[in-house]
Model confidence (mean pLDDT): 80 of 100. Predicted 3D model of a 72-nucleotide RNA (transfer RNA) from Sphaerobolus stellatus SS14. The gene name in the source record is tRNA-Gln-CTG-8-1. Lineage of the source: Eukaryota > Opisthokonta > Basidiomycota > Agaricomycotina > Sphaerobolus stellatus.
RNA sequence: GGUCCAGUGGAGCAAUGGUAGCUCGUCACUCUCUGGAGGUGUAGGUUGCAGGUUCGAAUCCUGUCUGGAUCG
Numbered sequence: 001g002g003u004c005c006a007g008u009g010g011a012g013c014a015a016u017g018g019u020a021g022c023u024c025g026u027c028a029c030u031c032u033c034u035g036g037a038g039g040u041g042u043a044g045g046u047u048g049c050a051g052g053u054u055c056g057a058a059u060c061c062u063g064u065c066u067g068g069a070u071c072g
Base pairs, nucleotide, nucleotide: 001071002070003069004068005067006066007065010024011023012022013021018055027041028040029039030038048064049063050062051061052060
């Protein structure tokens, strides 16, 4: 340098163009002799970044950044 893959709450992952969800964690309440176990609930995301297509984009297209694999 070429090709390919990944990037989504604090962590790990979903979402086949139509309200971005799940588990764990944080926090609050409850339960309990105690809580780091059990139960209930809250908060936390401009989907790496910038554009484009579309009535509508995490998703399709272009560029770019970071990480990884592979070829030379």

Rfam family: tRNA. Rfam's curators write: Transfer RNA (tRNA) molecules are approximately 80 nucleotides in length.